[in-house]
RNA sequence: GUCGGUAUAGCUCAGUGGUAGAGCGGAGGCCUCAUAAACCUCAUACAUAGGUUCGAUUCCUAUUACCGGCA
Numbered sequence: 001g002u003c004g005g006u007a008u009a010g011c012u013c014a015g016u017g018g019u020a021g022a023g024c025g026g027a028g029g030c031c032u033c034a035u036a037a038a039c040c041u042c043a044u045a046c047a048u049a050g051g052u053u054c055g056a057u058u059c060c061u062a063u064u065a066c067c068g069g070c071a
Stems, first nucleotide, its partner, number of pairs: 001070007010024004018054001026042004047063005
């Protein structure tokens, strides 16, 4: 240089047009003499900018970061 892949919660991962979920972690509650465990509740996220669409995390384009192949 060129081609491809990945980017979603604090972490690890789902979800692939119709209001975004799980596990672990965090906060509060319940229980206990107390702590832990269990149980209940809560908060937190779609890399950025455009486009298509009634509707975009999802499709298209560009950019950014990282990873890989070829040269």